Model confidence (mean pLDDT): 81 of 100. Transfer RNA from an uncultured Clostridia bacterium, 84 nucleotides, folded computationally. It matches the Rfam family "tRNA". By type it is a transfer RNA. It was read from a public genome assembly.

[in-house]
RNA sequence: GCCCGCAUGGCGAAAUAGGCAGACGCAAGGGACUUAAAAUCCCUCGGUAGCGAUACCAUAUCGGUUCGAGUCCGAUUGCGGGCA
Numbered sequence: 001g002c003c004c005g006c007a008u009g010g011c012g013a014a015a016u017a018g019g020c021a022g023a024c025g026c027a028a029g030g031g032a033c034u035u036a037a038a039a040u041c042c043c044u045c046g047g048u049a050g051c052g053a054u055a056c057c058a059u060a061u062c063g064g065u066u067c068g069a070g071u072c073c074g075a076u077u078g079c080g081g082g083c084a
Base pairs, nucleotide, nucleotide: 001083002082003081004080005079006078007077010026011025012024019067028044029043030042031041032040046057047056048055049054060076061075062074063073064072
């Protein structure tokens, strides 16, 4: 230099003919049980604004296509692999 793959919460990850983003697990917080704890069970758990209802934003970044994009297209960044 060329080619291929990957990038989603705090972490691992799911979502594929384009149609509610974050299932499920771990971690964390609250509660029940216990003399106390462990284990177990129940609830909560992306961000911002707001007392709240709620609104807006969010799949590496920036654009494009589309009524609609994590998903398709282009460029860029980072990581991994292959060739030279």